[in-house]
Context: one part of a larger RNA
RNA sequence: UUCUGGUAAAGGAACUCGGCAAAUUGGCCCCGUAACUUCGGGAGAAGGGGCGCCUUGAUUAGGUGACAACUUUUCAGUUUGAGCUGAAAAAGGCCGCAGAAAAAUGAGUCGUCCGACUGUUUACCAAAAACACAGGUCUCUGCUAAGUCGUAAGACGAAAUAUAGGGACUGACACCUGCCCGGUGCCGGAAGGUUAAGUAGAGGUGUUAUUAUAGAUUUAUCUAUAUGAAGCUCUGAAAUGAAGCCCCGGUGAACGGCGGCCGUAACUAUAACGGUCCUAAGGUAGCGAAAUUCCUUGUCGGGUAAGUUCCGACCCGCACGAAUGGUGUAACGAGAUGACUACUGUCUCUACCAGAAAUCCA
Numbered sequence: 001u002u003c004u005g006g007u008a009a010a011g012g013a014a015c016u017c018g019g020c021a022a023a024u025u026g027g028c029c030c031c032g033u034a035a036c037u038u039c040g041g042g043a044g045a046a047g048g049g050g051c052g053c054c055u056u057g058a059u060u061a062g063g064u065g066a067c068a069a070c071u072u073u074u075c076a077g078u079u080u081g082a083g084c085u086g087a088a089a090a091a092g093g094c095c096g097c098a099g100a101a102a103a104a105u106g107a108g109u110c111g112u113c114c115g116a117c118u119g120u121u122u123a124c125c126a127a128a129a130a131c132a133c134a135g136g137u138c139u140c141u142g143c144u145a146a147g148u149c150g151u152a153a154g155a156c157g158a159a160a161u162a163u164a165g166g167g168a169c170u171g172a173c174a175c176c177u178g179c180c181c182g183g184u185g186c187c188g189g190a191a192g193g194u195u196a197a198g199u200a201g202a203g204g205u206g207u208u209a210u211u212a213u214a215g216a217u218u219u220a221u222c223u224a225u226a227u228g229a230a231g232c233u234c235u236g237a238a239a240u241g242a243a244g245c246c247c248c249g250g251u252g253a254a255c256g257g258c259g260g261c262c263g264u265a266a267c268u269a270u271a272a273c274g275g276u277c278c279u280a281a282g283g284u285a286g287c288g289a290a291a292u293u294c295c296u297u298g299u300c301g302g303g304u305a306a307g308u309u310c311c312g313a314c315c316c317g318c319a320c321g322a323a324u325g326g327u328g329u330a331a332c333g334a335g336a337u338g339a340c341u342a343c344u345g346u347c348u349c350u351a352c353c354a355g356a357a358a359u360c361c362a
Stems, first nucleotide, its partner, number of pairs: 001357008010348002014346001019343001027051005036041001038172001052094005062085003068079004095099001107341007114333002119131002135170007147156003173328004178258003183255002185251005192246003198240002203235002206232002211226006259277005286320001287317001298314005
């Protein structure tokens, strides 16, 4: 000097990002216990009191229930109460600084946010407001189900059958969940437009038997050019041709979206009101400087001597908003945040003690 413990005058969070750490509390019995509430809770709320040993209480209360007797078809029942066990209230007394004498063994209260809850999670830096959840809604699926795995056979779903199974979103409960179908998606429709392979095959290309012309010649053929049947080959117009797309409807607890500008009331200010442009429709209820507010330490009020945090309001919502759920909410939380009581070496401000370690000296 460090570490692990212990004690501390006076003060008591002045420490610090923050009461981090430590201290306080702590058991059993009795009394007593608020708001709020889903009437279960909250609650061990909070806040108080008692606690040792001896004598009496006590041949006690209570517990257990042998033997025996009686009843009974059976099962069993009734009476008796031996033995064993065994308190408390209360009263009196005794000792100590101290009687839950050690150890072990909740600190509490009041607000707000988030998540209903118990649960789950990043094995080894995150336990949470994240995930899950019961509940809600939509959607698919009629059974050889939908869906999933596999090339297949086959298997799961399910030895189930729509009160079932799969998928998606939301997330107890209470009150609710507004407007927009123009875009995208999904569902339905089938008149018209477009449209593949296929069908179809007008026409064309190549080849050449023949025929024609010309030339050659060994007189029977050969060569060149043109024409070009059938067949074969290469192509090929019209016509026909499904779903889809275009098109027509529906659909938001589908993906999503939910406006500007100008004027106006007999002080001023503001605008219930009017005008105008645009849109598919222009944000309803509720909430709001919020886990969302930039400006911002917004303004006002509360709390403090003093408060960028906190609580209650206001609304000018940069950029809340209704199952990407909105607003509340008792209970719950090793969650986040603010205040208070108690308590303390966190601090004013350090000191000493015990043990362990490092270093130095001998």